Description
Lysine riboswitch aptamer from a bovine gut metagenome, 159 nucleotides, folded computationally. It matches the Rfam family "Lysine riboswitch aptamer". Rfam describes the family as follows. Riboswitches are metabolite binding domains within certain messenger RNAs that serve as precision sensors for their corresponding targets.
RNA sequence: GAUAGAGGCGCGGGGUUCAUGAGUAGGCUCCCAGCACGGAUGCAGCAAAUCCGGGGGCUGAAAGGGAACAUCGCCGAAGCGAAAGGAAAGCUGCUGCGCUGCUUUUCGCUGGGCUGACGGAGAAUAUCCGGCAGACUGUCACGCAAGUGGAGCGCUAUC
Numbered sequence: 001g002a003u004a005g006a007g008g009c010g011c012g013g014g015g016u017u018c019a020u021g022a023g024u025a026g027g028c029u030c031c032c033a034g035c036a037c038g039g040a041u042g043c044a045g046c047a048a049a050u051c052c053g054g055g056g057g058c059u060g061a062a063a064g065g066g067a068a069c070a071u072c073g074c075c076g077a078a079g080c081g082a083a084a085g086g087a088a089a090g091c092u093g094c095u096g097c098g099c100u101g102c103u104u105u106u107c108g109c110u111g112g113g114c115u116g117a118c119g120g121a122g123a124a125u126a127u128c129c130g131g132c133a134g135a136c137u138g139u140c141a142c143g144c145a146a147g148u149g150g151a152g153c154g155c156u157a158u159c
Stems, first nucleotide, its partner, number of pairs: 001159005008075001010074004015069004026059007038052004042097006078110009089100003111137002114134003118130004139150004
């Protein structure tokens, strides 16, 4: 240098089905109330439409996230953060902007899963993300041992 492997509730992708979301948002309609050259829709300008409070009836979703099953790709698997770029989706229409999401590259951090409180996202007690703490586990080094320490740009095997 090349090839092949290992860690284990191991990591991730899309597909099918199911539950949740939710009898919610929305639509139609009835009653009570209300009056405004006002306010609301991410910001500004222009324009349009609808709405602004309470109650009843009928109807009634979806997305993200989740579970199971089979499968595909894998062991910096993958996740997070920053910067630059790309296509162009959403936020009523147009213009400008902003935010969120998708994707490519570069750099940085994290060996791995679990538990806990805290913070964030979320409809949520689900789940995900972040750093912190705890024990566990794999690996190498040191050590008589008990143990201690390091990091995947690592470790093992073969050539």
Model confidence (mean pLDDT): 78 of 100.